[in-house]
RNA sequence: GCGCGGGAGAGAGCGCGUAUCGCCGCCGAAGGCGCAACCGGCCCCCGGAAACGCUCAGGCAAAAGGACCGCGU
Numbered sequence: 001g002c003g004c005g006g007g008a009g010a011g012a013g014c015g016c017g018u019a020u021c022g023c024c025g026c027c028g029a030a031g032g033c034g035c036a037a038c039c040g041g042c043c044c045c046c047g048g049a050a051a052c053g054c055u056c057a058g059g060c061a062a063a064a065g066g067a068c069c070g071c072g073u
Stems, first nucleotide, its partner, number of pairs: 001073006011024001013023003025060003031056001032054003038048004
């Protein structure tokens, strides 16, 4: 990396029948970013960087997705 299983949070909001439209309120566990806990180095300067922080993206019935965990390869 691939396959299988488990997998949270937040309005089935309002306006037209729905939404990839508009508006308001929210969530953080794809991704992204951080002035950042922590780690490393030739150490007061660099580098790496979280499940923390921000919410751009994404998401807020179901479906899909989904960090992470387990098993197999």